[in-house]
């Protein structure tokens, strides 16, 4: 000096990824309740229901989940999506939600367009496109091409000259 390993430590990519909390809006003038008219039907099922089902019409009239801000705070496979299998919430069971664990994709944010979720033209996920942008190899210095178990610095281990 090159090498070597899922080493160790420490960084970088920015409109960077999460997570509490507060606070206002939005859900919504909706669910729900009262009182009145009318009277048998309503729920995916279980079940409810002339002790009034469902619609009206007045008056009261919310909350969840989700988003935006502020602030705190863990970090850079941060995280997140499918799948699996395991448990716990929701008065049951359909269906939803949350927490770990294992496998597979994904470097990063923006945008359009579709499909899913949704009260929504908010928003969120995946797919295809697109131009930026981070690493790293190559370069005819004009750029291409691959991406995170990755890339850089120190270090430590083992080898080689």
């Nucleotide at each position: 000096u090159u090498u070597u390993g899922a080493g160790a430590u420490a960084g970088a990519g920015g409109u960077g990824c999460g997570a509490a909390a507060u606070a206002a809006a939005u859900c919504a003038g909706u669910a729900a309740a009262u009182a009145c008219u009318u009277g048998a039907g309503c729920g995916g099922g279980a079940g409810c229901u002339g002790u009034g089902a469902g619609a009206g019409u007045a008056u009261u009239g919310a909350a969840a989940g989700g988003g935006u801000a502020u602030u705190u705070u863990g970090c850079c496979g941060a995280a997140g999506a499918a799948g699996g299998a395991c448990g716990u919430u929701u008065g049951c069971c359909a269906a939803a939600g949350c927490a770990a664990c294992c496998u597979u994709c994904u470097g990063g944010g923006c945008g359009u367009a579709a499909a899913u979720a949704g009260a929504a033209g908010a928003u969120a996920u995946u797919u295809a496109c697109g131009a930026c942008u981070g690493u790293c190899a190559c370069u005819a210095c004009g750029g291409u091409g691959u991406u995170g178990c990755g890339c850089u610095a120190u270090c430590c281990u083992g080898a080689a000259u």
Lysine riboswitch aptamer from Aerococcus suis, 161 nucleotides, folded computationally. The coordinates come from a structure-prediction model, not an experiment, and the mean pLDDT is 79. RNAcentral holds the sequence, with entries from Rfam.